A computed fold for a 73-nucleotide RNA from Micromonosporaceae bacterium Da 78-11, annotated as transfer RNA. The coordinates come from a structure-prediction model, not an experiment, and the mean pLDDT is 82. Rfam family: tRNA. Its family is annotated with triplet codon-amino acid adaptor activity in the Gene Ontology. By type it is a transfer RNA. The RNAcentral record of the sequence draws on ENA. Taxonomically the source falls in Micromonosporaceae (Bacteria, Actinomycetota, Actinomycetes, Micromonosporales).
RNA sequence: GCCCUUGUAGCUCAGCGGACAGAGCACCAGAUUCCGAAUCUGGACGUCGCCGGUUCAAAUCCGGCCAAGGGCA
Numbered sequence: 001g002c003c004c005u006u007g008u009a010g011c012u013c014a015g016c017g018g019a020c021a022g023a024g025c026a027c028c029a030g031a032u033u034c035c036g037a038a039u040c041u042g043g044a045c046g047u048c049g050c051c052g053g054u055u056c057a058a059a060u061c062c063g064g065c066c067a068a069g070g071g072c073a
Stems, first nucleotide, its partner, number of pairs: 001072007010025004018056001027043005049065005
């Protein structure tokens, strides 16, 4: 330098163009307990890496850039 994969919640990851963008763990509150743990109920947390394009509509498709990983030279 070229090619491929990945980038979504604090962490690990789902999400095949149309639902207010979801799950588990973690966190906060309550219930329970003598107190904890566990369990149950409720809650908060996202500019979907950035910029632009296509479309009535984009996390999803296209281009560029950035970052991480891998391959070739």